A computed fold for a 74-nucleotide RNA from a Rubricoccaceae bacterium, annotated as transfer RNA. The sequence is in RNAcentral, with records from ENA and MGnify. Rfam family: tRNA. Rfam links the family to the GO term triplet codon-amino acid adaptor activity. NCBI's taxonomy places the organism under Bacteria, Pseudomonadati, Rhodothermota, Rhodothermia, Rubricoccaceae. The same sequence occurs in records of 2 taxa.
RNA sequence: CGCGCGGUAGAGCAGUCUGGUAGCUCGGUGGGCUCAUAACCCGCAGGUCGUUGGUUCAAAUCCAACCCGCGCAA
Numbered sequence: 001c002g003c004g005c006g007g008u009a010g011a012g013c014a015g016u017c018u019g020g021u022a023g024c025u026c027g028g029u030g031g032g033c034u035c036a037u038a039a040c041c042c043g044c045a046g047g048u049c050g051u052u053g054g055u056u057c058a059a060a061u062c063c064a065a066c067c068c069g070c071g072c073a074a
Base pairs, nucleotide, nucleotide: 002072003071004070005069006068007067010026011025012024013023020057028044029043030042031041032040050066051065052064053063054062
């Protein structure tokens, strides 16, 4: 240098194919329950979807380039 996969909330991941409100679990936090803690129940906060540009009424999703990680081949 070539090829494949991946980058989305503090952590682990879905959503991309087929563009149309950004979600799940755990964690954090407030309340309930309890003599109390855990468990359980009800809320809340937390994201410029790796970066930049393009297409589009509209982009996490399509296109291009680049950055980072893992793997394959050489």